[in-house]
RNA sequence: CGCCCACACACGCUGAAUUCCUCAUUCGGAAGCGGGGGACCCAGGUUCAUCAGGGGCAAAGCGCAGUGCAACCGCUGCCCGGGCGACACUCCUGCCGCCCGCGUCCGACAGCUAACCCCGUAAGCGUUGCAGGAGGAGGCC
Numbered sequence: 001c002g003c004c005c006a007c008a009c010a011c012g013c014u015g016a017a018u019u020c021c022u023c024a025u026u027c028g029g030a031a032g033c034g035g036g037g038g039a040c041c042c043a044g045g046u047u048c049a050u051c052a053g054g055g056g057c058a059a060a061g062c063g064c065a066g067u068g069c070a071a072c073c074g075c076u077g078c079c080c081g082g083g084c085g086a087c088a089c090u091c092c093u094g095c096c097g098c099c100c101g102c103g104u105c106c107g108a109c110a111g112c113u114a115a116c117c118c119c120g121u122a123a124g125c126g127u128u129g130c131a132g133g134a135g136g137a138g139g140c141c
Stems, first nucleotide, its partner, number of pairs: 011126004018031004032121006042111001053109001054106004061079001063078006080101006087136001089135007
């Protein structure tokens, strides 16, 4: 000097998943953010549905066409939905590029829903293109 690995810190990404207080430890509390249940009215209109069960969280598709297959499942194309590309800023818009469309819970049961009630605050990672508008910060004169 170069390369590889590990750890720590800083910064950043998906996500609601952060901050503070308490505690010897355990247990716990609050704020912020997020989710669910739950009237009148509305929806519905006396029929049907409710084993062809139904419903929630999440971007996460009972989508359409073709195709392998008996089917499950998969593949291709299209449509649709979501994320990232950092003035180590925010918001809006356009183009371009890269990626994702997993999983899981309730347990016969839930439309909306004021009051009211209940719950969560994890997990996993490492991107850096251009242009326009608004704002902010910083630098120079």

The RNA shown here (c-di-AMP riboswitch aptamer (ydaO/yuaA leader)) has 141 nucleotides and comes from a Bacillota bacterium. It was read from a public genome assembly, where an Rfam model found it. Lineage of the source: Bacteria > Bacillati > Bacillota. The coordinates come from a structure-prediction model, not an experiment, and the mean pLDDT is 78.